Small-subunit ribosomal RNA from an uncultured bacterium, 1486 nucleotides, folded computationally.

């Protein structure tokens, strides 16, 4: 540093998603060793147990225990200094540190930095001075008494560094006099005088000393007070009564509304007051290039707290974690009367959670209390302990080692890979075991840790690898099994039979005692954009002006705030970075340096900003004078023309209105006209991308009033400007109040119509309302989709206003200046369209927005509003994407232009009859399969009675009807025939043949034997077979758009890309054919020649072909000698090319005409099918993956079926008659075929045939007769001499066989049908039409395909229309491409989520009531040792009683925020559900 993903490709906006790093983690798989951290993030949930705060006999009395001496053994004493030691109590110091949590708290809590002259400070040090004298008591402990316990009471004794009086004062303090001297203000500091107050323990003592008491300094530690800094919300805008100040009082250590009495009415706040929600702050930690951002575990500073609330009490320090009181709630324990408790301390337990450790060891060390000290005590701490939780480090072996082993996967069976990887073979011994030494940490002793770290030795390759991935992103691929099923997935998406993506395996890749996951952060993400975004069209400029906080000309002087330098402070340590250094490195640790503030002081600089100046200018702005346009606004009158109405007049069936109509009007006289009259509204031409206003917006015509521009001039004024959150005023059209007016028009409504339906579109009425006056509303595509000013950057042209210049008769034309308004366009820009002096271009300055889509122009909550509603404006849930420009292609009930039997113009069909035929449908055992719009349906089949045959129904067979090998047998192979049985196949039995070949042997030399081959047979194993699926697994062929004229490439060269040019334009063609022009120049597949058949001649060549001309011959025929002239065959060649004329066109292409010619503009016809498109068809034509059957889905036999038959389509045949039928009679082809074949002549039959058989393997012989035509005769308009179905017979044939189920012949018979409805085919010349004739297929069997010839027409003005194409352009929301696309209700299911009648809570606040305990006050019935007494008592002081205050509770009305809640309302969101088609092309009513 990227990257995936919106589209059929792009480019851009935009989101989501991955790749990094981190973590007090956790979970899932698996786990070898140290080192160094680290470990309840939830329940500030509740704790059993143990410990965690004592210590001093050198402050004091007393109990009691040991010890020593003496003893009368009963006991005393503690000597000369009075021995240890224990309890529990006075009394002191500690317990306000240390240690733990982050609930509160948004604060002077913290953090920096001042500040206190408005303060305290126990222990510690320093200093200066002191300690005189005297008294009462008390606990202990006995005595007693209550209690169940906690514990209490009463009596007696008793001691101190406890507790009280006097004394004294260097000081201290207070009040008062007066002086110096400092200061930012009250003031501070000195020093003098005078008065009032005001200490002590002479105690302990191991005699060195600790204590004590007053003062004054220090340290360190605290308390108060300011400046700045650091969270979200305005859907929280107004908050405050002790509230701001003042005066005096109290209170405090201090200063203060701290408190209280009066007093005055302030004080905060859009620079965010009060509320609301979160949340301990910092040093830091993480991430980042950085600025940032997120967090605040451990360590470390400070802050709050300690079961919830409230209190104060000792103290030098608390309002106190391990003290107290009170209240609350909760556990205990109770004799029920009453106590007791407080793990957010270490450990531990339970409970909650996804989840966090041992009730370890020890004061060795380091640190705290207490002591004079030894020492006590210290879950602080030091160590261990468990846990991969985290970072760091070692290791699990090195080296060799090809038959590349065995096995495993895969294979195209060759192999390929696991793979030097094992085995082997040499080698080592880190770590872990053992087993021996053994520290530092300790200064003099003392070591939890610890026989630990660290050295030696010892034995073995020996104990020690796994997880996650492998479709892209993103490093790594294959086999099997799954079949939109299991499943997977961070995002795109995988998975519907050949899944590199699911799940297993084998490989493979990454990381490693770990890997993966899942949660959070920070990056990526320039995606909140200070650095670093944008707002025509993608998300974005308010619908406009005015107008406070923000920028702001030129100069001069001053200051020096802001801004820059330099110095001091001070930024705690530890963390950061660097540089050494210690642990074997590393993590860790020490050191030493630096780095670190929008911080304070101070000294400097003044260029820019600010600031100050009755300082100065005029270039910005205004002012004034003198022209000037204009639908600029108000109001008031006032014109015609037109619609409609009334009234009268002429007139008469209609009018009217539509795509076509009806509604409606009209003999009661309508429209029409004609003349009068009323009334409302708009104002035709002019009139325009013209004006004029801030914007919405103004339009006939005068008139009053009135607002701004613009030009000139250069007199004033001197920056007076720009912009503009809130603000405040204008705002089209509907709408809405009141009151008028109401012609036309016209939502809503009525009726006609369209239509499947019309709650539309059309049409016919028709009301509010359009108008006016007053008042609301306040919105719109209020748009240039473009905010306001200033400036500066190429040009060309036009319109409306103003001025100056030259020139002119001239208001013509030129030149030039302003200011508006249009248009082309360069540079720049812009994703790109496109903007481009009227910027979207360079800049500056101010405001307004915007940060995926949809939920949302919504909900709630506020503020507007008479209502409609407006203003502001989320969430939750959903998706990957919306989405902008521009491309290429399809499409279009969008344009153009061109073709085609596409229409049109014609001729003949088809649909209606009858057969045929194929298909659909029934049906059927089976009616075998496939073909299905065009481009299936006389189609696969060029020909189903058996066979075909694939179907059914029944018998059969099982290595097979058929291939190829394998093992065993048998058999002189094989081949022949015969008998049962049966429908046959098959089964079951027999028989003939002695003759297949032959390495060899034998010996009668041609016999026998005989290994083995080849054949057949029986067994077995491989396999064979399948017209079974799958034509959406294929391959080949085919069809079709289309014989359309298209489809591309390559090099240039244009665009950020797709992509374009090229192929687009003018012309012209049958054609992308061909010229011309042209950033394109060329080139390939198609087009068109090339090739086949036809038409004209030439030439050569004559046989079965021909016969002019000579000979022969016949009843006649080239029948025969010849001939080669023609006709022909069938090899070669000529001929046609717009070659030539005239004309058009551009002088090109080419087109129109004429000539010649056989043929004249590709001469007619064939073959010939581009890139592609239909998942078109075909697996049953062959092949062939994969799947399925294996005594059957295989093979085989008989019979049946494919031929059925209410019915419908298709495609034929034949007709309906006279252009005809029928008699009879006469010409004229082509092209094929033929030896299991074609058959002449003859004869039979009435025919199909038949007998019988010349000829011919064919230019010879045969089929073979062509028919249509043409000659003549009948038939005379009918169901017929049409038509010929259908039946009966009767026969021919062809085959084993013609019953289902053939064909043809003959004789009878004689249906429908009299020209064909809606619709709809097919032809353009040797074409349609019509007329025979042949050929494949085939024992037979044609109305069907394929060919062949004869007779032989009509049309065609034209592209307006249907249909199909092509080119070019246009729109597009489509790309599976219009058979798209996509909108709503509506019905199911799910999820959130608003709304509600209520219901149940929190939480902060007022009011009132009761009010513990406590401080303060006031009181002194009652009660007291110290003092003083005159002994009565007083002084003082408690208890007690009263007030104020006040925790909790109680009460009441709100306020706020949950959570639930019948109902109910919209949202999303779900493969195949209704109902329609609103949008997307002119989307069918833009």
């Nucleotide at each position: 540093a990227g990257a995936g993903u919106u589209u059929g490709a792009u480019c851009c906006u935009g989101g989501c998603u991955c790749a990094g790093g981190a973590c007090g983690a956790a979970c899932g798989c698996u786990g070898g060793c140290g080192g160094c951290g680290g470990g309840c993030c939830u329940a500030a949930c509740a704790c059993a147990u143990g410990c965690a705060a004592g210590u001093c006999g050198a402050a004091c009395g007393c109990a009691c225990u040991c010890g020593a001496c003496c003893u009368u053994c009963g006991g005393g004493u503690c000597a000369c200094a009075u021995g240890a030691g224990u309890g529990a109590g006075u009394g002191g110091c500690g317990a306000a540190c240390g240690g733990g949590u982050g609930a509160g708290u948004a604060a002077c809590a913290c953090g920096u930095g001042a500040g206190a002259a408005a303060c305290c400070u126990g222990c510690c040090c320093c200093g200066a001075a002191g300690a005189c004298u005297g008294g009462a008591a008390u606990a202990a402990c006995c005595c007693g008494a209550g209690g169940a316990a906690a514990c209490u009471c009463g009596g007696g004794c008793u001691a101190a560094u406890a507790c009280c009086g006097g004394a004294u004062a260097u000081c201290c303090c207070c009040a008062c006099c007066a002086g110096g001297u400092c200061g930012c203000a009250u003031g501070g500091c000195c020093a003098g005088g005078u008065g009032a107050g005001g200490a002590a323990a002479u105690g302990c003592u191991c005699c060195g000393g600790c204590g004590c008491u007053u003062c004054g300094g220090g340290a360190g530690g605290g308390u108060c007070u300011c400046g700045c800094g650091g969270c979200c919300u305005a859907u929280c805008a107004g908050c405050u009564a002790g509230u701001u100040g003042g005066u005096g009082a109290g209170g405090u250590a201090a200063c203060g509304g701290c408190u209280c009495a009066c007093c005055a009415a302030g004080g905060c706040a859009u620079c965010g007051a009060c509320g609301g929600g979160u949340a301990g702050c910092u040093g830091g930690u993480c991430u980042g290039a950085g600025a940032g951002g997120a967090c605040g575990a451990u360590c470390a500073g400070c802050c709050a707290c300690a079961c919830u609330g409230g209190g104060a009490c000792u103290g030098a320090g608390a309002c106190a974690c391990g003290g107290c009181c009170c209240a609350g709630a909760c556990u205990c324990c109770u004799a029920c009367g009453g106590g007791a408790g407080g793990c957010a301390g270490c450990a531990g337990u339970g409970g909650g959670g996804a989840a966090u450790c041992u009730u370890g060891c020890g004061c060795a060390a380091u640190g705290g209390g207490c002591g004079a000290a030894a020492g006590c005590c210290u879950g602080a701490c030091g160590c261990a302990g468990c846990c991969a939780c985290g970072c760091c480090g070692c290791g699990u072996g090195a080296g060799g080692g090809a038959u590349g082993a065995a096995g495993g996967c895969u294979u195209u069976c060759g192999g390929g890979u696991u793979g030097u990887a094992a085995a082997c073979c040499u080698c080592u011994u880190u770590c872990a075991g053992c087993a021996g030494g053994g520290a530092c940490g300790a200064a003099a002793a003392u070591g939890a840790c610890g026989g630990u770290a660290c050295c030696u030795g010892c034995a073995g390759a020996a104990g020690a690898a796994g997880c996650u991935c492998c479709g892209g992103c993103c490093a790594a691929c294959u086999a099997c099994g799954u079949g939109c099923c299991a499943g997977c997935a961070g995002c795109c998406g995988c998975g519907g039979u050949a899944a590199c993506a699911c799940g297993u395996a084998g490989g493979g890749a990454g990381c490693a005692a770990g890997c993966g996951u899942u949660g959070u952060c920070c990056g990526g993400a320039u995606u909140u954009a200070u650095u670093g975004g944008g707002c025509g069209u993608a998300a974005a400029g308010a619908g406009c002006u005015c107008g406070u906080a923000g920028c702001g000309g030129u100069u001069c002087a001053g200051u020096c705030a802001g801004u820059c330098g330099g110095g001091u402070g001070u930024g705690a340590a530890a963390a950061c970075u660097u540089g050494a250094g210690g642990c074997u490195c590393a993590a860790c640790c020490u050191c030493a340096a630096g780095a670190g503030g929008c911080c304070a002081c101070u000294c400097g600089a003044u260029a820019c900003u600010g600031c100050u100046g009755u300082g100065a200018c005029u270039a910005g702005a205004g002012u004034c004078c003198g022209g000037u346009a204009g639908a600029g606004g108000a109001g008031u009158g006032u014109g015609g023309a037109a619609u409609u109405c009334c009234u009268g007049g002429u007139g008469u069936a209609g009018c009217g209105g539509u795509g076509a109509a009806a509604u409606g009007c009209g003999c009661a006289g309508a429209u029409a006209u004609c003349a009068g009259g009323a009334g409302g509204a708009a104002c035709a031409c002019c009139g325009a991308c013209a004006g004029c206003g801030a914007a919405g917006g103004c339009a006939g015509c005068a008139c009053u009033c009135u607002g701004g521009g613009c030009c000139g001039g250069u007199a004033c004024u001197g920056a007076c400007g720009c912009u503009g959150a809130g603000g405040a005023g204008c705002g089209a059209a509907a709408g809405c109040a009141u009151g008028g007016g109401g012609a036309g028009c016209a939502a809503a409504c009525a009726g006609g119509a369209u239509u499947a339906g019309a709650u539309a579109c059309c049409c016919u009425g028709g009301u509010a309302g359009u108008c006016c006056a007053u008042g609301c509303c306040g919105u719109a595509a209020a748009c240039g989709u473009u905010g306001g000013g200033c400036a500066c950057u190429a040009g060309g042209u036009g319109u409306g206003g103003g001025g100056g210049g030259a020139u002119u008769c001239g208001a013509c034309c030129c030149c030039u200046u302003c200011a508006c308004u249009g248009u082309c366009g360069g540079a720049g820009c812009u994703a790109a369209c496109g903007c481009g002096u009227u910027a979207a271009g360079u800049a500056c300055u101010c405001c307004g927005c915007c940060u995926g889509g949809g939920a949302a122009c919504u909900a709630c909550g506020a503020c507007c509003g008479c209502a409609a509603g407006g203003u502001u404006g989320a969430a939750a849930c959903u998706c990957a994407a919306a989405g902008g420009a521009a491309u290429u292609g399809a499409c279009g009930g969008g344009g153009a232009c061109c073709c085609g039997c596409a229409c049109a113009a014609g001729c003949g069909g088809u649909g209606g009859a009858u057969u045929a035929u194929g298909u659909g449908g029934u049906u059927u055992a089976a009616u075998u399969c496939g073909a299905u719009g065009c481009a299936a349906c006389g189609c696969g089949a060029a020909g189903a009675a058996c066979c075909u045959u694939a179907c059914c129904u029944g018998g059969a067979c099982u290595u097979g009807a058929c291939a190829u090998g394998u093992u065993a047998g048998u058999g002189a192979a094989a081949c022949u025939c015969c008998g049962g049985u049966g429908a046959a196949a098959g089964c079951c039995g027999a028989a003939g043949c002695c003759u297949c070949u032959g390495c060899g042997a034998g010996c009668u030399u041609g016999c026998u034997c005989a290994a083995g081959g080849a054949c057949a047979c029986u067994a077995u194993c491989a396999c064979a077979g399948g017209u079974g699926a799958u034509g959406c697994a294929u391959g080949g062929c085919u069809g079709u758009c289309g014989u359309c004229a298209g489809c591309u490439c390559g090099u240039g060269u244009c665009g950020u890309g797709a992509g374009a040019u090229g192929u687009u334009c003018g012309g012209u063609u049958a054609a992308g054919u061909c010229c011309g022009a042209u950033a394109a120049c060329g080139a390939g597949c198609g087009c068109a020649a090339c090739c086949c058949c036809u038409a004209u001649c030439c030439u050569u060549a004559g046989u079965u072909g021909c016969c002019a001309g000579c000979a022969c011959g016949u009843a006649a025929u080239g029948g025969u000698g010849g001939g080669g002239a023609c006709u022909c065959u069938a090899g070669g060649g000529a001929a046609a090319c717009u070659g030539c004329c005239c004309g058009g066109g551009a002088u090109a292409a080419c087109c129109g005409g004429a000539a010649g010619g056989a043929a004249g503009g590709u001469g007619g016809g064939g073959u010939c099918g581009a890139c592609g498109u239909c998942a078109a068809g075909u697996c049953a034509g062959u092949a062939u993956g994969u799947c399925c059957c294996u005594u059957a889905c295989g093979u085989u036999c008989a019979g049946g079926g494919c031929u059925a038959c209410a019915c419908a389509c298709g495609u034929a045949a034949u007709a309906c008659a006279a252009u005809g039928g029928g008699g009879a009679g006469u010409a004229c082809a082509g092209a094929g075929g033929g030896u299991a074949g074609c058959a002449a002549u003859a004869c039979u039959g009435c025919g199909a045939a038949g007998u019988g058989g010349a000829g011919c393997c064919a230019a010879u012989c045969c089929c073979a007769a062509a028919a249509a035509a043409c000659u003549u005769c009948c038939c005379c308009a009918a169901g017929u001499u049409c038509g010929g179905a259908u039946u009966g017979c009767a026969g021919u044939c062809u085959g084993c066989a013609a019953c289902u189920c053939g064909a043809c012949u003959g004789c009878a018979u004689g249906a429908a049908g009299c020209a064909g409805g809606a619709a709809u085919c097919g032809c353009u010349a040797g074409u349609a039409a019509u007329c025979g004739c042949g050929c494949a297929u085939c024992a037979g069997c044609a109305u069907g395909g394929c060919g062949c010839g004869g007779u032989g027409a009509a049309u065609a003005c034209g592209u307006u229309c249907c249909c199909g194409g092509g080119u070019c352009u246009u729109g597009u929301a489509c790309a599976c491409a219009c058979c798209g696309c996509c909108c709503g209700u509506c019905a199911c299911g799910c999820c959130a989520u608003g709304g509600a009648a209520g219901c149940c809570g929190g939480u902060a606040g007022c009011a009132c009531c009761c009010a513990a305990u406590g401080u303060c006050a006031g009181u002194g019935u009652c009660c007291u040792a110290a003092c003083c007494u005159u002994c009565g008592g007083g002084g003082a002081g408690g208890a007690g009683c009263u007030g104020c205050u006040u925790a909790a509770g109680g009460u009441g009305a709100g306020a706020u925020u949950g959570g639930u809640a019948a109902c109910u309302g919209g949202g999303g969101c779900g493969a195949a559900g209704u109902c329609g088609u609103a949008a997307c092309a002119a989307g069918g009513u833009a």
The RNAcentral record of the sequence draws on ENA and SILVA. Model confidence (mean pLDDT): 84 of 100.